Predicted 3D model of a 78-nucleotide RNA (c-di-GMP-I-GGC riboswitch aptamer) from a Planctomycetota bacterium. Rfam family: c-di-GMP-I-GGC riboswitch aptamer. Rfam links the family to the GO term cyclic-di-GMP binding.

[in-house]
RNA sequence: CCUCGAAAUGGCAAAACCGCUGCGAGGCGGUGACGCAAAGCCAUGGGUCCGCCAAGGCGGAUCGCCAGGCUGCCGAAA
Numbered sequence: 001c002c003u004c005g006a007a008a009u010g011g012c013a014a015a016a017c018c019g020c021u022g023c024g025a026g027g028c029g030g031u032g033a034c035g036c037a038a039a040g041c042c043a044u045g046g047g048u049c050c051g052c053c054a055a056g057g058c059g060g061a062u063c064g065c066c067a068g069g070c071u072g073c074c075g076a077a078a
Base pairs, nucleotide, nucleotide: 003078004075005074011036012035016031017030018029019028020027021026034064040070041069042068044067045066046065047062048061049060050059051058052057
């Protein structure tokens, strides 16, 4: 240093409820913690979902579905 994931310090925050917002999938804020070592970032490929369309398709949402890319805290064992 890489793989890796014990400990510690910090971090994030599912469901549910409330408010705002969007046609919708959803998003944002509050309460709240199921979980997370990238649950940080990027819609690039796939998946799923929404809207429009006669259809082909087009436009969206989701990275806490999977893969890929970029970045990154700590340092036991191996």